The RNA shown here (transfer RNA) has 73 nucleotides and comes from a Bacteroidota bacterium. Its Rfam family is "tRNA". The family's RNA type in Rfam is transfer RNA. NCBI's taxonomy places the organism under Bacteria, Pseudomonadati, Bacteroidota.

[in-house]
RNA sequence: GCCGAUGUAGCUCAGUUGGUAGAGUAGCGCAUUCGUAAUGCGUUGGUCGCGGGUUCGAGUCCCACCAUCGGCU
Numbered sequence: 001g002c003c004g005a006u007g008u009a010g011c012u013c014a015g016u017u018g019g020u021a022g023a024g025u026a027g028c029g030c031a032u033u034c035g036u037a038a039u040g041c042g043u044u045g046g047u048c049g050c051g052g053g054u055u056c057g058a059g060u061c062c063c064a065c066c067a068u069c070g071g072c073u
Stems, first nucleotide, its partner, number of pairs: 001072007010025004019056001027043005049065001051063003
């Protein structure tokens, strides 16, 4: 230099055909317990890597860039 994969909540990841962004875990509160852990219930948390384009509408499609990983020369 070229090719490919990945980038979504603090962390691990879903999101299938473009149509209101979700789960687990963590955090917080309550219940339970003599108390802690565990368990149950509730709840907070997102510029979807960054910038453009297409579209009535983009996490999703297109382009360029950035980061990580792998391969080729």